A computed fold for a 381-nucleotide RNA from a Desulfobacteraceae bacterium, annotated as Bacterial RNase P class A. The organism belongs to Desulfobacteraceae, within Bacteria. Its mean pLDDT, the model's own confidence on a scale to 100, is 76. Rfam family: Bacterial RNase P class A. Rfam describes the family as follows. Ribonuclease P (RNase P) is a ubiquitous endoribonuclease, found in archaea, bacteria and eukarya as well as chloroplasts and mitochondria. By type it is a ribozyme.
RNA sequence: UUAACCAGACUUAACGGUCGCUGGAUUAUAAAUCCGGAGGAAAGUCCGAACACCACAGGGCAGGACGCUCCAUAACUUGGAGUCACGGUGACGUGAAGGAAAGUGCAACAGAGAAUAGACCGCCUUUAUAUCCUUUUGGGUAUACAGGUAAGGGUGAAACGGUGCGGUAAGAGCGCACCAGUUUUCCGGGUGACCGGAAAAGCUUGGUAAACCCCGUCCGGUGCAAGACCAAAUAGGAAAGCGUUUUAAAGUUGCCCAGCUAUGCUUUCGGGUAGGUCGCAAGAGGUGUAUGGCAACAUGCAUCCCAGAUGAAUGGCCGUUACUCUUAGAUAAGGUAACUUUUUAAGGGAACAGGAUUCGGCUUAUUGGCUGGUUAAACCG
Numbered sequence: 001u002u003a004a005c006c007a008g009a010c011u012u013a014a015c016g017g018u019c020g021c022u023g024g025a026u027u028a029u030a031a032a033u034c035c036g037g038a039g040g041a042a043a044g045u046c047c048g049a050a051c052a053c054c055a056c057a058g059g060g061c062a063g064g065a066c067g068c069u070c071c072a073u074a075a076c077u078u079g080g081a082g083u084c085a086c087g088g089u090g091a092c093g094u095g096a097a098g099g100a101a102a103g104u105g106c107a108a109c110a111g112a113g114a115a116u117a118g119a120c121c122g123c124c125u126u127u128a129u130a131u132c133c134u135u136u137u138g139g140g141u142a143u144a145c146a147g148g149u150a151a152g153g154g155u156g157a158a159a160c161g162g163u164g165c166g167g168u169a170a171g172a173g174c175g176c177a178c179c180a181g182u183u184u185u186c187c188g189g190g191u192g193a194c195c196g197g198a199a200a201a202g203c204u205u206g207g208u209a210a211a212c213c214c215c216g217u218c219c220g221g222u223g224c225a226a227g228a229c230c231a232a233a234u235a236g237g238a239a240a241g242c243g244u245u246u247u248a249a250a251g252u253u254g255c256c257c258a259g260c261u262a263u264g265c266u267u268u269c270g271g272g273u274a275g276g277u278c279g280c281a282a283g284a285g286g287u288g289u290a291u292g293g294c295a296a297c298a299u300g301c302a303u304c305c306c307a308g309a310u311g312a313a314u315g316g317c318c319g320u321u322a323c324u325c326u327u328a329g330a331u332a333a334g335g336u337a338a339c340u341u342u343u344u345a346a347g348g349g350a351a352c353a354g355g356a357u358u359c360g361g362c363u364u365a366u367u368g369g370c371u372g373g374u375u376a377a378a379c380c381g
Stems, first nucleotide, its partner, number of pairs: 001377008010368001012322008021037006039352001043363002046361005051223004058257004063219005068082005083097001084095004098214002103212002105208002120153002122149004127144007161179006180204002182201008227278004237269006251260001285304008323349008332341003
């Protein structure tokens, strides 16, 4: 200098003037003054919870979610730190990471055969026929039937351990040596997942569970349009069914059991109302700092109040400054150089995009540069 990897913060801002909207405070509910007024994702509505209601929220089945270890958290499918596997020269990245000897299923085509495998080409042997050599016994070659074999070759993404030696009619863990895997026992390190090592046993026992399944852990439901209160109006409307001995029809995912509740529940027709207040923001809160911890985070101290609307506010204009980008220069400094810092002038300044119960995450969209650390290559010294 170039390329790459990881993390963090920001997202044009501030000040002044002027006109306007809105929450709160003071006030005479006036005027006026003062203090405030969107985002890193406010989006998606994906996960978790706080809170509210269902008398309690009990047991079981179904269903669903998660799945290596430890830690953090209100909790989570989240986060931190690790282990293992795979990818990368590397910094690092990704992981839906329990079980395939409990069972079932699936894998095109090729191939003899794809997990209770298997003989296409081969290799070996007996018998028969033909033929050649040979004094004879016998030996070689070819063909056919039968038997043995899975070492060599072929097919395939993958072929039932690998290499070598022995052995055999020819072969084969058939035997042996070494290696790999598996099982068992033991030693060392670690909280643990796991890592390293030693010994024994010829034991050799594909893939796929993001297929069904098995194992382990967890799960009541609905949701601020939850829910609570006030006022007003109408026709304390009519009909049907079930139930009223606890013999429960209805009763917040579905089914069953238990248990509780009776001027009850369900359906159809018809009528009235659509108003107001609360919930509504002081919190598992923000900021700063100290201690502990590799970190996520926890604890202590100090300090602050940062939207609360309801057809739904937070805006417009002017000026200055800051920040940043582009273009054109200067040579003040550093440097061997490439170049960097500083400085002058002009012009520009945006992307994705806007609350509505709140909070912790995840995912998606996206502008422009900045800060810190690390890896690789080339060049110069």